[in-house]
This is a predicted structure of a 379-nucleotide RNA (Bacterial RNase P class A) from a Candidatus Eiseniibacteriota bacterium. It matches the Rfam family "Bacterial RNase P class A". The family's RNA type in Rfam is ribozyme.
RNA sequence: GGAGUAGACCAGGCGGUCGCGGGUGGCCCACGGGCUCACCUGAGGAAAGUCCGAGCUCCACAGGGCAGGGUGCUGGGUAACUCCCAGUGGGAGCGAUCCUAAGGAAAGUGCCACAGAGAGGGAAACCGCCUAAGGUCCCCGGCAACGGGGUCCCGGCAAGGGUGAAAAGGUGAGGUAAGAGCUCACCAGUGUUCCCGGUGACGGGAGCAGCUUGGUAAACCCCACCCGGAGCGAGAUCAAAUAGGAGAGGAGAAGCUGCCCGCUUCGCUACAACUCUCGGGUAGGUCGCAUGAGGCGUCGGGUAAUCGGCGUCCCAGAUGAAUGAUCGCCGCGGAAGGUAACACUUCCGACAGAACUCGGCUUACGGUCUGCUCCGUCU
Numbered sequence: 001g002g003a004g005u006a007g008a009c010c011a012g013g014c015g016g017u018c019g020c021g022g023g024u025g026g027c028c029c030a031c032g033g034g035c036u037c038a039c040c041u042g043a044g045g046a047a048a049g050u051c052c053g054a055g056c057u058c059c060a061c062a063g064g065g066c067a068g069g070g071u072g073c074u075g076g077g078u079a080a081c082u083c084c085c086a087g088u089g090g091g092a093g094c095g096a097u098c099c100u101a102a103g104g105a106a107a108g109u110g111c112c113a114c115a116g117a118g119a120g121g122g123a124a125a126c127c128g129c130c131u132a133a134g135g136u137c138c139c140c141g142g143c144a145a146c147g148g149g150g151u152c153c154c155g156g157c158a159a160g161g162g163u164g165a166a167a168a169g170g171u172g173a174g175g176u177a178a179g180a181g182c183u184c185a186c187c188a189g190u191g192u193u194c195c196c197g198g199u200g201a202c203g204g205g206a207g208c209a210g211c212u213u214g215g216u217a218a219a220c221c222c223c224a225c226c227c228g229g230a231g232c233g234a235g236a237u238c239a240a241a242u243a244g245g246a247g248a249g250g251a252g253a254a255g256c257u258g259c260c261c262g263c264u265u266c267g268c269u270a271c272a273a274c275u276c277u278c279g280g281g282u283a284g285g286u287c288g289c290a291u292g293a294g295g296c297g298u299c300g301g302g303u304a305a306u307c308g309g310c311g312u313c314c315c316a317g318a319u320g321a322a323u324g325a326u327c328g329c330c331g332c333g334g335a336a337g338g339u340a341a342c343a344c345u346u347c348c349g350a351c352a353g354a355a356c357u358c359g360g361c362u363u364a365c366g367g368u369c370u371g372c373u374c375c376g377u378c379u
Base pairs, nucleotide, nucleotide: 001375002374003373004372005371006370007369008368009367010366012330013329014328015327016326017325018324020042021041022040023039024038025037026035027034028033044351048362049361051360052359053358054357055356056231057230058229059228068227069226070225071224072223073087074086075085076084077083088102089100090099091098092097103222104221108220109219110216111215112214126161127160128157129156130155134153135152137150138149139148140147141146169187170186171185172184173183174182188212189211190209191208192207193206194205195204196203197202235287236286237285238284245278246277247276248275249274252266253265254264255263256262294313295312296311297310298309299308300307301306332349333348334347335346336345337344
């Protein structure tokens, strides 16, 4: 210098003006609220996807089972998790490091493209090897029995070739008609017994058994463990107008006509009009809703995730939904212009926007720094 790998951190700063949400105070008020008032405060690392796990709320629920869903190496962390940490086994990489959904294929079923004889059963045989058993025909020898050779049928084999991602351990020797774990030695694997190390997954070692069994379970399935449903428009509370419900009162009401008389219309023992009360419920308001598995600092335990002690802080709360706009100065990076080189000027600066709240995961995205690895060059 290049290539790579792992992690931590930041998300420009200060000030002015205007505007918006929330809080506190002040002022005014018709007590409902209002204000050209003051001060304080106002997005994120992902606020996103809504994929997991919880808190909280309502409903359901004796217990057990079926169905359905999820998880699946070990130990630890946590309120909990499918998350995190540390490991084990397996895999990738020269390496730093990374990936891993990692119980069971010897309970059963299914599937394994193309090629190939054959893709799972100890099944199958294209080329090949053999002619031991049985048989046909021919030749030779022999008196015959029979022997030798050839040919074909039947048959034997799974070594070698060929196909394939995969064909049933590998090498060698024995064995055989030819062959084959058929037998043996060594190696590999599996199972099993024992010893050693480890909390454990597991690792190391010694012995035994020819045991050699294809892959696939994010295919059905089997085994073990876990799981009730809906979600803050949850839910709670205050409560108009209109209509309807229940109860009580209830004989007159309206018009001509301000009052009395009179007249007209309606109603008259009722389920009437009208008045009052009560309860349910709607609109609307309030709470839920910001002190929390909380942030920061420090000390201690632990390899770590994380836990504990002490100190300190209060940090958005909208609901047709605020968190913005603009100006000045400074700072960082980049591009263009400019300069001998600076200086200087101009422009640009990611993803994105809380909505009950947390813990994770995933996705989007700009930059800074650090550790480590490999390669090249120079000293």